The RNA shown here (transfer RNA) has 74 nucleotides and comes from a Candidatus Dormiibacterota bacterium. The coordinates come from a structure-prediction model, not an experiment, and the mean pLDDT is 84. RNAcentral records the identical sequence in 3 taxa. Lineage of the source: Bacteria > Bacillati > Candidatus Dormiibacterota. Its Rfam family is "tRNA". The family's RNA type in Rfam is transfer RNA.
C1' cells in the first nucleotide's frame, strides 16, 4: 500500500433485507428472602448507536469520506 471483518450501556454482545419506545446478560445501585453472607427473586438507573457529510417523509441500519481495532496479502 491492497483486501476482508468489526466499532451500539462500565464490560460481553444482539438488533444491521430503513418505520413500533434502542435491547439482553453481567457489573454497579435500591429492595425482598436469611440470624447473617452467598445464591435466588423484584425494581430502577445507565446510550451523541466511532466521527463528518449525503440519500430519504423517516437512518444504529443505505451511500461517501475519515479515525481506531483485528485478520490476510504484498
Nucleotide at each position: 500500500g491492497g483486501g476482508c471483518g468489526g466499532g451500539u450501556a462500565g464490560c460481553u454482545c444482539a438488533g444491521c433485507c430503513g418505520g413500533u419506545u434502542a435491547g439482553a446478560g453481567c457489573a454497579g445501585g435500591g429492595g425482598g428472602c436469611u440470624c447473617a453472607u452467598a445464591a435466588c427473586c423484584c425494581c430502577a438507573c445507565g446510550g451523541u448507536c466511532c466521527c463528518u457529510g449525503g440519500u430519504u417523509c423517516g437512518a444504529a441500519u443505505c451511500c461517501a469520506g475519515g479515525c481506531c481495532c483485528g485478520c490476510c496479502c504484498a